A computed fold for a 76-nucleotide RNA from an Acidobacteriota bacterium, annotated as transfer RNA. Its mean pLDDT, the model's own confidence on a scale to 100, is 81.

RNA sequence: GGGGUGGUAGCUCAGUUGGCAGAGCGGUGCGUUCGCAACGCACAGGUCGGGAGUUCAAGUCUCCUCCACUCCACCA
Numbered sequence: 001g002g003g004g005u006g007g008u009a010g011c012u013c014a015g016u017u018g019g020c021a022g023a024g025c026g027g028u029g030c031g032u033u034c035g036c037a038a039c040g041c042a043c044a045g046g047u048c049g050g051g052a053g054u055u056c057a058a059g060u061c062u063c064c065u066c067c068a069c070u071c072c073a074c075c076a
Base pairs, nucleotide, nucleotide: 001072002071003070004069005068006067007066010025011024012023013022019056027043028042029041030040031039049065050064051063052062053061
């Protein structure tokens, strides 16, 4: 330098054909218990890596860019 995969909640990840942003774990509160754990219920938590474009509408399509992993090439 070129190719591929990935970046979404604190963590691990889903999100199908463009149409309400989600699950599990974790956190907080409540219930249960003498108390803890477990269990049940509720709540909080996101500019979907960043920017631009297309569209009535973008996590999803297009372009640019950053980061991580990986393969190839070059130099030595």
Its Rfam family is "tRNA". Rfam classes the family as a transfer RNA. Taxonomically the source falls in Acidobacteriota (Bacteria, Pseudomonadati).